[in-house]
RNA sequence: ACAUGAGGUAGAGGCGCGAACCUUAUCAGUAUGUUAUUUGAGCGGCAGCUAUGAGAAUAAUUGAAAGGAAGCUUCGCCGAAAUGAUAUCUUAUGCAACAGGAUAUCAUUGGGUCAGUGUUGAAUAAAUACUGGACUGUCACAGCCAUUUGGUUGUGGAGGACUAUCAUGAAU
Numbered sequence: 001a002c003a004u005g006a007g008g009u010a011g012a013g014g015c016g017c018g019a020a021c022c023u024u025a026u027c028a029g030u031a032u033g034u035u036a037u038u039u040g041a042g043c044g045g046c047a048g049c050u051a052u053g054a055g056a057a058u059a060a061u062u063g064a065a066a067g068g069a070a071g072c073u074u075c076g077c078c079g080a081a082a083u084g085a086u087a088u089c090u091u092a093u094g095c096a097a098c099a100g101g102a103u104a105u106c107a108u109u110g111g112g113u114c115a116g117u118g119u120u121g122a123a124u125a126a127a128u129a130c131u132g133g134a135c136u137g138u139c140a141c142a143g144c145c146a147u148u149u150g151g152u153u154g155u156g157g158a159g160g161a162c163u164a165u166c167a168u169g170a171a172u
Stems, first nucleotide, its partner, number of pairs: 002169002007166005014078001016077005022071003033061007042049002045095002081109011110136002113133008138157008
C1' cells in the first nucleotide's frame, strides 16, 4: 500500500436531537356546576336519566383541566431522532368507541432553515408529509492556486455513511 466484513472502540456536523422536574403565558371567562324564565317529551353508543320536567333557548352566577408552547436546570445521545405500515400489549371515564402510550419488524429521511400546499391543533403557536430554494457538514470526481499534503470553485452521492484506530487474512 491492498482485501474482508452491517466486526470492535473513539470522534465530528450545530440555532444539532430527544427526555424529565419546575415556572410562565395561552387554552378561557371556554367546558362543567348552580339558579331563574319560556316551551313541553324525549335524550343517550350502551348502562341509564326524565311531567318531582327530557331536550332546546335566554339571563345571571361559578369556573377548570389535559394536550401542545416558551424559559432555566439536569440527564441521555449523533439514526441522535422523526414519519408511515403491520403485529402485540396497555391507559381513562360505569362499559365501549374514538383518541393516547410502549415494544418489535419493515420502509423513508445527512442536518438545521425559508416558502407553498395538505393533515393534527383553540391558534396566525407548534408538529408533521410532499414539493421547491438557498446554506451547511462529509466523501468522490474535475479545474485553478500552493507544494507538506492544503485552500478554493463546480458537479454529484448518501448515515449500513465519514474520520481515526484496533482485530483478521494475505502479499511485499
A computed fold for a 172-nucleotide RNA from Alkalicoccobacillus porphyridii, annotated as Lysine riboswitch aptamer.
The source organism's lineage runs through Bacteria, Bacillota, Bacilli, Bacillaceae and Alkalicoccobacillus.
The sequence is in RNAcentral, with records from Rfam.
Its mean pLDDT, the model's own confidence on a scale to 100, is 77.